[in-house]
RNA sequence: ACUCUGGAGAAUCUCAGGAAAUGAGUGCCGAAGGUGCAACGCGUUAAACGCUGAAUCUCUCAGGCCAAAGGACAGAGU
Numbered sequence: 001a002c003u004c005u006g007g008a009g010a011a012u013c014u015c016a017g018g019a020a021a022u023g024a025g026u027g028c029c030g031a032a033g034g035u036g037c038a039a040c041g042c043g044u045u046a047a048a049c050g051c052u053g054a055a056u057c058u059c060u061c062a063g064g065c066c067a068a069a070g071g072a073c074a075g076a077g078u
Base pairs, nucleotide, nucleotide: 001078002077003076004075005074006073011026013025014024015023016022027065028064029063033061034059036057041051042050043049
């Protein structure tokens, strides 16, 4: 990297639309991706400050809110 298996949360909301798709509005969710930072380290005599800097934490930009699909992550195989 590929294949298989497991895999959470939150609207079957309102309006337009014959329905679906889609668009708008309101309310929510965090586990694609992305933002932010604690310690350590570096600069500085020191403090303050700056740089560096992780997550399942944080934000909700992106994405998502019946099912399906997607899905971090975990296990197995090649």
Predicted 3D model of a 78-nucleotide RNA (Glycine riboswitch aptamer) from Intestinibaculum porci. The sequence is in RNAcentral, with records from MGnify. Model confidence (mean pLDDT): 80 of 100.